[in-house]
Source information: This is a predicted structure of an 83-nucleotide RNA (c-di-GMP-I-GGC riboswitch aptamer) from a Thermoleophilia bacterium.
RNA sequence: ACCGAUAAAGGCAAACCAGUCGCGAGGCUGGGACGCAAAGCCAAGGACCUCGGACGAUCACCGAGGCAGCCUGGUUACCGAAG
Numbered sequence: 001a002c003c004g005a006u007a008a009a010g011g012c013a014a015a016c017c018a019g020u021c022g023c024g025a026g027g028c029u030g031g032g033a034c035g036c037a038a039a040g041c042c043a044a045g046g047a048c049c050u051c052g053g054a055c056g057a058u059c060a061c062c063g064a065g066g067c068a069g070c071c072u073g074g075u076u077a078c079c080g081a082a083g
Stems, first nucleotide, its partner, number of pairs: 002083001003080002011036002016031006034069001040075003044072003048066006
């Protein structure tokens, strides 16, 4: 350094509930734990979702957003058994 233990210390927090912000996807705060070794951070690429163009529907497109707990990529980091 890779790697990740029935290790130690500590960390995060899905669904759901309450409050609040947003047209919405969803965000934030508190409660709550399904899980997580980057479930820390960054929307650069893809996926997915929302609103608008824009309508009865579908597909494709354009614009503006969301999502980092979907994948890739970038970046930083605690601990130290075996290999």
Model confidence (mean pLDDT): 86 of 100. It was read from a public genome assembly, where an Rfam model found it.